[in-house]
Context: one part of a larger RNA
């Protein structure tokens, strides 16, 4: 390489858009590049293989044949693939009318709570723990009432509920804006799928500049615990967490399951839409797009999966090839840095 694989054994890129490439619906004609049959030429000899011959045999030598599955030229054919030109509507898309939604961005607004400050009431404790202590408090704390400031997060609703490609998104209002679904028609006419490179998005932490800073809280300090305690517990507390702009580009970025398409028993929920039925209801039935629970066939090493497949098939991409060394070194590229990405070998079992 062939072959075999990728939920959990090694293996699906974090996710999308998209270039090249690969691959591609129905129909009739023409073409003949691929493709099929024939013919001709060529494919040195030796060797291999088959049938013979010669050394007493064999090795060895030797005659003939076959083979050399290739290439070139020519010719018959036209099912399939391709290229050319035409038609179609079942894929895909557009238009129309509706629907649901924490989808995104910006601006504004609101209430509860924590904290701090001011004022009143009030007096000796508060706080914290397994128990304590550090800490706070007679300079009047904790508690309680009124007021003010400021930041962050949005209880209930809330739901294997919704939306989004993923990351993710949850108070309310407005503006701008992306996508999805449903119904019935009309239109375009294969415009589709996948996607090496590439480009964009991408939690948290971290970085740069400037703001902000209530609560929480790495580091740090103290108190405990302990043989010790650089921890778990407690009292404090700085970066950070928040905002704007710019980087970083990684996660158990998980469904540990790539994307798209078709097909393959049933049953029960739930969300959005449409249709129908009657007994008009807290109703039933059908259908469609999601989202869950069981379960047959089948698959699987088993666990399990089972129309949201890990079943049956097809298209395209990515990835795996014993453990350690190592996702490391070196080099390249990227980054302000932290580091990321690409990615070995010696040696060893």
């Nucleotide at each position: 390489c062939u072959g075999g694989g990728c939920g959990u054994a090694a293996a699906g890129c974090g996710c999308a858009c998209g270039u090249a490439g690969g691959c591609g619906g129905u129909u009739a004609a023409a073409u003949a590049a691929g493709u099929u049959g024939g013919a001709u030429g060529u494919a040195a000899a030796a060797g291999c293989c088959c049938c013979g011959g010669g050394c007493u045999u064999a090795a060895c030598c030797u005659g003939g044949g076959a083979a050399c599955u290739g290439c070139a030229u020519u010719u018959c054919g036209a099912a399939c693939u391709g290229g050319c030109a035409g038609a179609c509507u079942a894929g895909a898309g557009u238009a129309u009318g509706g629907u649901a939604g924490a989808g995104g961005u910006g601006a504004g607004u609101g209430g509860a709570a924590u904290u701090u400050c001011c004022u009143g009431u009030g007096u000796a404790g508060c706080g914290g723990u397994g128990a304590a202590a550090u800490g706070c408090g007679u300079a009047g704390a904790u508690a309680u009432a009124g007021g003010a400031a400021g930041g962050a997060a949005c209880a209930c609703c809330a739901g294997u509920g919704g939306c989004g490609a993923a990351g993710g998104c949850g108070a309310c209002u407005c503006a701008c804006u992306g996508g999805a679904c449903c119904a019935a028609u009309a239109c375009u006419g294969a415009c589709a799928c996948u996607g090496a490179g590439g480009u964009g998005c991408g939690a948290a932490a971290g970085c740069g500049u400037g703001g902000g800073g209530a609560g929480c809280a790495a580091a740090c300090a103290g108190g405990a615990u302990u043989a010790g305690a650089u921890a778990c517990c407690c009292u404090g507390g700085u970066a950070g967490u928040c905002c704007a702009c710019g980087c970083c580009g990684u996660a158990a970025a998980c469904g540990a399951u790539g994307u798209c398409u078709a097909c393959u028993a049933g049953c029960c929920g739930u969300u959005g839409g449409g249709a129908g039925a009657c007994u008009u209801g807290a109703u039933c039935u059908c259908u469609u797009a999601g989202u869950g629970g069981c379960g047959c066939a089948g698959c699987u090493a088993a666990c399990g999966c089972a129309a949201u497949a890990a079943g049956u098939a097809g298209a395209c991409c990515g990835c795996c090839u014993g453990g350690g060394g190592a996702g490391u070194a070196c080099g390249g590229c990227c980054g302000c840095a932290a580091g990321g990405u690409u990615a070995a070998a010696a040696c060893u079992c």
This is a predicted structure of a 349-nucleotide part of an RNA (small-subunit ribosomal RNA, central domain) from an uncultured prokaryote.
It matches the Rfam family "Bacterial small subunit ribosomal RNA". Rfam links the family to the GO terms ribosome and structural constituent of ribosome.
The RNAcentral record of the full RNA draws on ENA.
Its mean pLDDT, the model's own confidence on a scale to 100, is 89.